Molecule: Bacterial RNase P class A
Organism: uncultured Woeseiaceae bacterium
RNA sequence: AGAGUCGGCCAGGCAAUCGCCGGAUUCCAAGGAAUCCGGAGGAAAGUCCGGGCUCCGUCAGGCAGGGCGCCAGGUAACGCCUGGAGGGUGCGAACCCAUGGAAAGUGCCACAGAAAAUAUACCGCCAGCUUUGCUGGUAAGGGUGAAAAGGUGCGGUAAGAGCGCACCGCGCGGGUGGCAACACUCCGCGGCACGGUAAACCCCGCCUGGAGCAAGACCAAAUAGGGGAGCAGGGAGGCCUUCGAGCCUCGACCGCGCGCCUGAGCGGGCUCCCGGGUAGGUUGCUUGAGGCAGUCGGUGACGGCUGUCCCAGAUGAAUGGUUGUCGAUUACAGAACCCGGCUUAUUGUCGGCUCCGACU
Numbered sequence: 001a002g003a004g005u006c007g008g009c010c011a012g013g014c015a016a017u018c019g020c021c022g023g024a025u026u027c028c029a030a031g032g033a034a035u036c037c038g039g040a041g042g043a044a045a046g047u048c049c050g051g052g053c054u055c056c057g058u059c060a061g062g063c064a065g066g067g068c069g070c071c072a073g074g075u076a077a078c079g080c081c082u083g084g085a086g087g088g089u090g091c092g093a094a095c096c097c098a099u100g101g102a103a104a105g106u107g108c109c110a111c112a113g114a115a116a117a118u119a120u121a122c123c124g125c126c127a128g129c130u131u132u133g134c135u136g137g138u139a140a141g142g143g144u145g146a147a148a149a150g151g152u153g154c155g156g157u158a159a160g161a162g163c164g165c166a167c168c169g170c171g172c173g174g175g176u177g178g179c180a181a182c183a184c185u186c187c188g189c190g191g192c193a194c195g196g197u198a199a200a201c202c203c204c205g206c207c208u209g210g211a212g213c214a215a216g217a218c219c220a221a222a223u224a225g226g227g228g229a230g231c232a233g234g235g236a237g238g239c240c241u242u243c244g245a246g247c248c249u250c251g252a253c254c255g256c257g258c259g260c261c262u263g264a265g266c267g268g269g270c271u272c273c274c275g276g277g278u279a280g281g282u283u284g285c286u287u288g289a290g291g292c293a294g295u296c297g298g299u300g301a302c303g304g305c306u307g308u309c310c311c312a313g314a315u316g317a318a319u320g321g322u323u324g325u326c327g328a329u330u331a332c333a334g335a336a337c338c339c340g341g342c343u344u345a346u347u348g349u350c351g352g353c354u355c356c357g358a359c360u
Stems, first nucleotide, its partner, number of pairs: 002355008012326007020039008041332001045343002048341005053212004058264006065208005070084005085099001086097004100203002105201002107197003122142002124138006150168006169192001170190005175184003216283004226274006235250005253268004290309008
């Protein structure tokens, strides 16, 4: 000097003038006026997760459906974050992970190849024979393929083969370390289950009601307590007595959080068609799982304590216009109930670490 990787910060400043929204105080002719304070983001985006909150005439249990899937922690919670184990990429700093089970079962592995799992003999090797072929043995060598009955060596054999042995690998058991996942250059037994795939079906473990601020609550106003059709109920008991299935209870029937079942509890006449009115205002609405600073604990995510601050609440939708000056990032880009994450887009700047080149 270059290349890379990880982490942090900012997102125009200052001044003047006019204008907009919210709040406080004062004045006022109740129309408003003055002064002060505050007023879009690091992602406000995607609507992908998780919750707070509201409602569902409703609670419980189960099924289905859905989600997650190594271990230990953090958190209100999560599919998030932190640390570790295992695996993978990279020279490295670093980065990545749909990471439980294939000995419960089913399915699939194209093409090539002899054969792709209750799986072989194409070439080859050996032996025999009636010898230009046939029969038997073989799976060590070669070929095909992503993958072909574990690897290397020695012995053995007609030629071979865990056929036998040694070491490695694999399985089971034990020991040691670790909370655990797991590891071990530890010990023993066994020639050893016959590949891979579950982001295939499936099995196992854990979690899980639904809808959503256009949720919901209140006020005001208006219309035509309009017209028509169908269904259910009339079973039992009681009351009234206007004698009408009028009223009450039980029963029957219907209904009550997306689907189904069970139990409990609750409500009630139900369904359809035509036509008419309103859709205005207030609230929910911003004090929070809140921000900042210090300190303590922890490898860390994070938590405790102390102090301090109030930091947008619009509703056809508020922060804009002009001038001067400095700077430069001329980028991505505007809240709409709130918060915690993830993902995506993007200008500038600072720092740590790694690799590499040259010079001294």